[in-house]
A computed fold for a 325-nucleotide part of an RNA from Gloeochaete wittrockiana, annotated as large-subunit ribosomal RNA, domain IV. Its mean pLDDT, the model's own confidence on a scale to 100, is 86. NCBI's taxonomy places the organism under Eukaryota, Glaucocystophyceae, Gloeochaetales, Gloeochaetaceae, Gloeochaete. It is recorded under the gene name rnl. The RNAcentral record of the full RNA draws on ENA and SILVA.
Context: one part of a larger RNA
RNA sequence: CUAUGUUGAAGGAACUCGGCAAAUUAGCCCUGUAACUUCGGGAGAAGGGGUGUCUUUUAUAAAAUUAUAAAAGAUGACACUAAAGUGGAGGUAGCGACUGUUUAAUAAAAACACAGGACUCUGCUAAAUCGUAAGAUGAUGUAUAGGGUCUGACACCUGCCCGGUGCUGGUAGUUUAAGAUUGGGAAAUGGAAGUUUUUCAAUUAAGGCCCAGUAAACGGCGGCCGUAACCAUAACGGUCCUAAGGUAGCGAAAUUCCUUGGCGGGUAAGUUCCGUCCUGCACGAAUGGUGUAACGACUUCCUCACUGUCUCCAACAUAGUUUCA
Numbered sequence: 001c002u003a004u005g006u007u008g009a010a011g012g013a014a015c016u017c018g019g020c021a022a023a024u025u026a027g028c029c030c031u032g033u034a035a036c037u038u039c040g041g042g043a044g045a046a047g048g049g050g051u052g053u054c055u056u057u058u059a060u061a062a063a064a065u066u067a068u069a070a071a072a073g074a075u076g077a078c079a080c081u082a083a084a085g086u087g088g089a090g091g092u093a094g095c096g097a098c099u100g101u102u103u104a105a106u107a108a109a110a111a112c113a114c115a116g117g118a119c120u121c122u123g124c125u126a127a128a129u130c131g132u133a134a135g136a137u138g139a140u141g142u143a144u145a146g147g148g149u150c151u152g153a154c155a156c157c158u159g160c161c162c163g164g165u166g167c168u169g170g171u172a173g174u175u176u177a178a179g180a181u182u183g184g185g186a187a188a189u190g191g192a193a194g195u196u197u198u199u200c201a202a203u204u205a206a207g208g209c210c211c212a213g214u215a216a217a218c219g220g221c222g223g224c225c226g227u228a229a230c231c232a233u234a235a236c237g238g239u240c241c242u243a244a245g246g247u248a249g250c251g252a253a254a255u256u257c258c259u260u261g262g263c264g265g266g267u268a269a270g271u272u273c274c275g276u277c278c279u280g281c282a283c284g285a286a287u288g289g290u291g292u293a294a295c296g297a298c299u300u301c302c303u304c305a306c307u308g309u310c311u312c313c314a315a316c317a318u319a320g321u322u323u324c325a
Base pairs, nucleotide, nucleotide: 001320002319003318004317005316006315007314008313010311011310014309019306027051028050029049030048031047036041038153052075053074054073055072056071057070058069059068060067061066076080088304089303090302091301093299094298095296096295100112101111116151117150118149119148120147121146122145128137129136130135154291155290156289157288159221160220161219164218165217166214167213168212169211170210173209174208175207179204180203181202182201183200184199185198186197187196188195189194222240223239224238225237226236249283250280261277262276263275264274265273
């Protein structure tokens, strides 16, 4: 000096991206326990007290010099869950409902899954999938079943647009291939009937065009100008465009560029945090919107307790490295 431990005056997070690490707490008994809540929880909430040994009594164990519990008394320690093992606690917000799953060897999460919800396909030799096929899975199932897609407990809800793309349905018209059929022309061959080749036209499919439906299908959801008896603002009016112009709710947000937005709270001091405002660069309703008890080795901020994280380092133990002898 390094590693692993032990202890530490006064202070107690001043350390640091961040209390990382360490410390605190801890067992059992009694007591006591808030907001909120889906009435189950939250909860071991929080907080407070007791705890050794001995004697006596009572109870239980059939009996017992034994064990356990309770009560009364006595008594020793700095310290009685005397060692080991053995929760630190509370509050706010975000995300995800939850238990689960995951990048074997840098990511455990807000990602995946999930119960629940919706759409859609499928009538059984089912749809779908594997296979050239036979055949198999689906399923020894039968629409309360099976496949696909999206959403993701629960509560309150889920607005407008079918112009584009997709899907479904429709058939009057229109467009359209090869082949075939019918009709005409030309050529070859043949004595002829015919056969062959070639050419023109007509008839004839799905599909496309066309007409509808459909957004918990892919998706989309506006400008400009003026106006109220202070000012400001604009319930109101005008005009242009659109398929329709963003409803409820939320909003500087895991989304806000300007921005450390304005105001309030917390601090002596706060780019973070909480509440509120709305001027939403560029939220918004199953690509779900807004809430939400419980849960989380998730993320953010605050408080109490605690501490060598720090002010500021020191001593000791063990092991190693190095230097000198």